[in-house]
Small-subunit ribosomal RNA, 5' domain from an uncultured bacterium, 531 nucleotides, folded computationally. It matches the Rfam family "Bacterial small subunit ribosomal RNA".
Context: one part of a larger RNA
């Protein structure tokens, strides 16, 4: 000199972009962070309409209360259904096919999306809400009655699906695989309505996402030299989506290792970031990719998908409630607390765009986003005047002291300008839909196109005019060489400075104070780290 999720002392006018728990994967108080769908479905607990009644007031037809009525709009809880595996967070663990690149599944899986074909027949039984009735302090937990469904359960139907068995062509590296034939054995379905669609079940294909092998490459340590019994390999099952000692029985004895195995340390990898001419050295914080967590550990369940951060169970420490018999919890999501600690924001708005989830649509969720708040911690812009102006004032400092230098055009003063300030007034994009409404087009479909409505959180905010007045805005660090910048005074090897060399013991350009100078400038400087 250049960097930085910096921190710490001094000072600070203003704006845009970026960024902000690096420590204790501590312990959390409160609130929000996943719901939807009534065009599956019984129903109706609240609200509203509307209908009947009863009742009070009276203005004789209105107001007001009750009650009733699921036939409206809607709809708490409940049955299903799709989501909840995404989106967000963290970096404990992992030295390993995690990662990163290239290959490769003829050894796989894929919900919703597309595209093709076909096909939705008849039928039953439960069971939740509700009603009763019982326990328990509390979380909840039993029993009985009745009931529906796209909840379950059985029959039929079936080939291009499976699984046996057979023939034949054809293709691969391959245990094989695919196309026709043919026998037998299994499997499937759900309905809603506004009547035209959406739904649903099979079988092939397609995108999308996963899974799974391997080759190369992936920190340090020989003051770790041998490590290994499911081990390393067969043959057969079982498992699984598939392939494998992945498990299992038998069977053989192998398998890795100085080209560093085993051990122990450390450590999430990569794209990238800094630095360097460059080679190369360092780092992995924001952003993207994967990958691993989700108090600790340890299992499955249900799903297309998890061994599953706001789901289960089980054991464990902790933390809370108790009627001591039991129960409840999990913020490494946003916020926000206590601890740690040099240190590192707000218990904010908006769902208006973007994007998800559902859902026919509207639309409701959405602390994902977007936006605002705090914070020189960073980068960038702006500004704090600008012209004139000497008898070169006053002051303050210096000297070789009636004088002279030097602060210094620098004040005064004069004219001028109005970023930026305060005041007043204007003010658009970010909106594009979607949904209604009008019209066109065809392939006649909430299928495409045109035109109108309507929708903006930030916010009357950026930005723009107009007026007013130099008005509101400048500091730290340094002057002994490195290294740009010097002189007095003051202490007197004392106070004290200090990156290194070193300065100080009575004339200190090095300490402290002044005046002046130098450098950088909304910062300067110190500390740490890195190249």
């Nucleotide at each position: 000199g250049g960097a930085u999720g910096a921190a710490c002392g001094c000072u600070a006018g203003c704006u845009a972009c970026a960024g902000g728990c690096c420590u204790a994967a501590c312990a959390c108080a409160u609130g929000c962070a996943a719901g939807u769908c009534g065009a599956g479905g019984g129903g109706a607990a609240a609200c509203g309409g509307c209908a009947g009644c009863u009742u009070a007031g009276c203005u004789u037809g209105c107001u007001a209360a009750g009650c009733u009525g699921g036939a409206c709009g809607u709809c708490g809880a409940c049955c299903g259904g799709c989501g909840c595996a995404c989106g967000g967070g963290u970096g404990a663990g992992u030295a390993a096919c995690g990662c990163g690149u290239a290959u490769c599944c003829a050894a796989c899986c894929u919900g919703c999306c597309c595209c093709a074909c076909g096909g939705u027949g008849a039928g039953g039984g439960a069971u939740a809400a509700c009603c009763c009735g019982c326990g328990g302090a509390a979380a909840c937990g039993c029993g009985g009655c009745c009931u529906a469904a796209u909840a379950c359960c059985u029959c039929a139907u079936g080939g291009u699906c499976u699984c046996c068995g057979a023939g034949c062509u054809u293709g691969a590296c391959a245990u094989c695989a695919a196309c026709c034939u043919u026998g037998g054995a299994g499997u499937a379905a759900a309905g809603a309505u506004u009547c035209a669609u959406u739904g649903c079940c099979g079988u092939g294909g397609g995108a999308u996402g996963g899974g799974g092998a391997u080759g190369c490459g992936u920190c340090u340590g020989a003051u770790u030299a041998g490590c290994u019994u499911g081990u390393u390999g067969g043959c057969g099952g079982g498992g699984c989506a598939a392939c494998g000692g992945c498990c299992c029985a038998c069977c053989a004895a192998g398998g890795c290792a100085a080209c560093g195995a085993u051990c122990a340390g450390u450590a999430g990898g990569g794209g990238u970031u800094c630095u360097g001419a460059g080679a190369g050295g360092a780092a992995a914080g924001c952003c993207c990719c994967c990958c691993a967590c989700a108090u600790u550990g340890g299992g499955a369940c249900u799903g297309a998908g998890a061994c599953a951060c706001g789901g289960u169970c089980c054991a464990a420490a902790c933390u809370c409630c108790u009627a001591c018999g039991u129960g409840a919890g999990g913020c490494a999501g946003c916020a926000g607390u206590g601890a740690g600690g040099a240190a590192u924001a707000u218990u904010g708005g908006u769902c208006a765009a973007u994007g998800g989830a559902c859902g026919a649509g509207a639309g409701u969720c959405u602390g994902a986003a977007c936006c605002a708040g705090c914070c020189a911690a960073g980068u960038a812009g702006c500004g704090u005047g600008c012209a004139g102006g000497a008898u070169g004032a006053c002051g303050g400092c210096c000297c070789u002291a009636u004088g002279g230098g030097u602060u210094g055009u620098a004040a005064a003063c004069u004219g001028c300008u109005u970023u930026u300030g305060c005041g007043c007034g204007g003010g658009g994009a970010u909106a594009a839909c979607a949904c209604c409404c009008u019209c066109c087009a065809c392939g006649u479909g909430c299928u495409g196109g045109a035109g109108g409505u309507c929708u903006g959180c930030a916010g009357g905010u950026a930005c723009c005019g107009c007026g007013c007045g130099a008005a509101u805005a400048a500091g730290g660090a340094c002057c002994g060489g490195c290294u740009a910048a010097u002189u007095c005074c003051g202490u007197g090897c004392c106070a004290g400075c200090a990156g290194c060399c070193g300065c100080g013991g009575u004339a200190a350009u090095a300490c402290g104070g002044a005046a002046g100078g130098u450098c950088c400038g909304g910062g300067c400087g110190u500390u740490a780290u890195c190249c």